[in-house]
SAH (S-adenosyl-L-homocysteine) riboswitch aptamer from Actinocrispum wychmicini, 79 nucleotides, folded computationally. It matches the Rfam family "SAH (S-adenosyl-L-homocysteine) riboswitch aptamer". Its family is annotated with S-adenosylhomocysteine metabolic process and regulation of gene expression in the Gene Ontology. Rfam 15.1 lists 1,354 matches to the family in 1,132 species. Model confidence (mean pLDDT): 77 of 100. NCBI's taxonomy places the organism under Bacteria, Bacillati, Actinomycetota, Pseudonocardiaceae, Actinocrispum.
RNA sequence: UGGGCCGAGAGGCGCUGCGACGGGACGGGUUCCCGCCACGCUCGGCCCGGACACCGACACGCAAGGGCGCCUCCUGUCA
Numbered sequence: 001u002g003g004g005c006c007g008a009g010a011g012g013c014g015c016u017g018c019g020a021c022g023g024g025a026c027g028g029g030u031u032c033c034c035g036c037c038a039c040g041c042u043c044g045g046c047c048c049g050g051a052c053a054c055c056g057a058c059a060c061g062c063a064a065g066g067g068c069g070c071c072u073c074c075u076g077u078c079a
Stems, first nucleotide, its partner, number of pairs: 001049009010072006018040001021035005039065001
C1' cells in the first nucleotide's frame, strides 16, 4: 500500500437519490427507464499479495467524519 474477513465509530424515524448492484428497452453505448440505495467513509485486528526500507525489540496511542428534517440518549455549561 491493494484486496478480503471481523469489529468499532451512542441509537432511531422520515425524505431525496449520485455511484455500485439487479431488471427491462435498444442493439451505436460515456444511452434511457424501473427497482434498490445516505457506513459506498475512517479507524483497529487478522489473512493473502505488491513496493520500499531494514539490527531488532519495547512502549505509546486509538480518533476524525458521514445530504436534508425530526427525535431519543450521553457529556459539558449559569444558560